[in-house]
Predicted 3D model of a 57-nucleotide RNA (transfer RNA) from Podarcis muralis. Taxonomically the source falls in Podarcis (Eukaryota, Opisthokonta, Gnathostomata, Dipnotetrapodomorpha). Rfam family: tRNA. Rfam classes the family as a transfer RNA. The prediction has a mean pLDDT of 84.
């Protein structure tokens, strides 16, 4: 760092709540499935690679 709360410690950015669908119910909840959401604080630099190292705001 997703709307909030928080994982990822150099290899294609993920949880839970929460939103929206569907399944369930007369109906609403609860449950179960599924989907949408992301300039990772901005800039800049090391690197084949950067949420990660580094500077400076």
């Nucleotide at each position: 760092u997703a709307g909030c709360u928080c994982a990822a410690u150099g290899g294609u950015a993920g949880a839970g709540c929460a939103u929206c669908u569907g399944c369930u119910u007369u109906g609403c909840a609860c449950g179960c499935a599924g989907a949408a959401g992301g300039u990772u604080c901005c800039a800049a630099g090391c690197u084949c690679a950067a949420u990660c190292c580094u500077u400076g705001g």